[in-house]
Molecule: SAM riboswitch aptamer (S box leader)
Organism: Bacteroidia bacterium
RNA sequence: CACUUAUCCAGAAAGGUGGAGGGACAUGCCCUGCGAAACCUUGACAACCCUUUAAAUAGCAAUGUUUAAAGAAGGUGCCAAUUCCUGUUUGUUAGCAAUAACGAUGCAGAUAAGUC
Numbered sequence: 001c002a003c004u005u006a007u008c009c010a011g012a013a014a015g016g017u018g019g020a021g022g023g024a025c026a027u028g029c030c031c032u033g034c035g036a037a038a039c040c041u042u043g044a045c046a047a048c049c050c051u052u053u054a055a056a057u058a059g060c061a062a063u064g065u066u067u068a069a070a071g072a073a074g075g076u077g078c079c080a081a082u083u084c085c086u087g088u089u090u091g092u093u094a095g096c097a098a099u100a101a102c103g104a105u106g107c108a109g110a111u112a113a114g115u116c
Base pairs, nucleotide, nucleotide: 002115003114004113005112006111007110008109013042014041015040016039017038021031022030023029025087026086028084043079045077048075049074050071051070052069053068054067055066056065057064058063083108089104090103091102092101093100094099
C1' cells in the first nucleotide's frame, strides 16, 4: 500500500519551541498574530487490542467463542465545531415549479484489530 471486520450525534488541554497557515478532497462555512501547521514535555479522555471476574456454549481435556460487569499496567488512538455541513441513489411530506425538511442507503475519509 491492498483486502476483511467493527465503530464514527459521547468524551477530554496546559506549557515550551515555532511563526502562517489549518479543518483529508470539492463546495459552503468556520478556526487562526488574543499565535495556524509541525515538533517536544506534562496531563486528560476513551476503552479497539489488553487484564480480571461471572454466565452461556463447543470440547475428554487444554482451550476456544459469545454476552455482561469491573479495571487502566502495557500497545495504539484521540483532546474546536456530528467525520463541521453537503457530496451517490432513493422514500415521505410541503410546493405550480425551482427547491426545502426529514428518513434510509451508498461513495469517500478516520481509527482499531486481523490477513497477504